[in-house]
RNA sequence: UCGUGCUAGGCGGGGAGGUAGCGGUGCCCUGAACUCGCAAUCCGCUGUAGCGAGGCUGAAUUCCUCUUUUCGGUUAGUCCAGCGUAUAGUCUGGCGAAAGUAAGUGGUGUUGACGUCUGGGUCCUGCGCAACGGAGACCCAUGAACCCUGUCAGGUCCGGAAGGAAGCAGCAGUAAGUGGCCAUCUCUGUGUGCCGCGGGACAGCCUGGGCUGAGCUAACUGCUUUCGUACGUGUAGGUUGGCUAUUCCAACGAGAGGUGCACGG
Numbered sequence: 001u002c003g004u005g006c007u008a009g010g011c012g013g014g015g016a017g018g019u020a021g022c023g024g025u026g027c028c029c030u031g032a033a034c035u036c037g038c039a040a041u042c043c044g045c046u047g048u049a050g051c052g053a054g055g056c057u058g059a060a061u062u063c064c065u066c067u068u069u070u071c072g073g074u075u076a077g078u079c080c081a082g083c084g085u086a087u088a089g090u091c092u093g094g095c096g097a098a099a100g101u102a103a104g105u106g107g108u109g110u111u112g113a114c115g116u117c118u119g120g121g122u123c124c125u126g127c128g129c130a131a132c133g134g135a136g137a138c139c140c141a142u143g144a145a146c147c148c149u150g151u152c153a154g155g156u157c158c159g160g161a162a163g164g165a166a167g168c169a170g171c172a173g174u175a176a177g178u179g180g181c182c183a184u185c186u187c188u189g190u191g192u193g194c195c196g197c198g199g200g201a202c203a204g205c206c207u208g209g210g211c212u213g214a215g216c217u218a219a220c221u222g223c224u225u226u227c228g229u230a231c232g233u234g235u236a237g238g239u240u241g242g243c244u245a246u247u248c249c250a251a252c253g254a255g256a257g258g259u260g261c262a263c264g265g
Stems, first nucleotide, its partner, number of pairs: 001265006009057003012030004020046005034054005063258006072248002075245003079242005085236004091232001093231001094229008103221003106217003115211008123200006129193002131190007139180004148173004156165003
């Protein structure tokens, strides 16, 4: 140095937790890397730290150690941000409401504000009047086979005659009724009317006149006080994420180093 055969080792690793400590089952991260049995009310072991049985690979790119890149986890923080919980209620914070004020804006005012006196209407009521509605009267027309009136042709009755009586139809007029009805009259009714007269109420609104002489209003902004809400805010703790520090550290890599035996050429 080469070949053959063995053995050590390897056949996943890590984090938190648990434990006197170590490993495992379970949870989480990474990754794809044998099989079977035991195991969280735990299973097994003792710093040589799973136990028991089997299988594959096997001294080097593959095993071991260290460093580095680095995913992920733990811990800490008077750090930053988000979310939600509890609590305090006015922080001259915000929002809403009420009362007041009159600095500003606006409106109104010498074509007379505020105030004051007086009258009227709107409101209620009594009477009268008018209107409207209803009924009646008046007026006109019509209207009785007979049981209305007048006149009663014809005819009928009484009478010796003269004459008389009742009376249908017709005509005229009328009763009850029917129809029309411009105007007039009477009676009656009504949330029609303010037309007249009187009484009452008078808070509000409208309006007329008189006295005085410059403000009045509170719509908006502002200011003050009070109340409410708990949005912002304060306090306490929770959770999530970021940042910083600490600590452990997988995978794919990178670098450095270390490590057998036997036989034969």
Molecule: Bacterial large signal recognition particle RNA
Organism: Fictibacillus aquaticus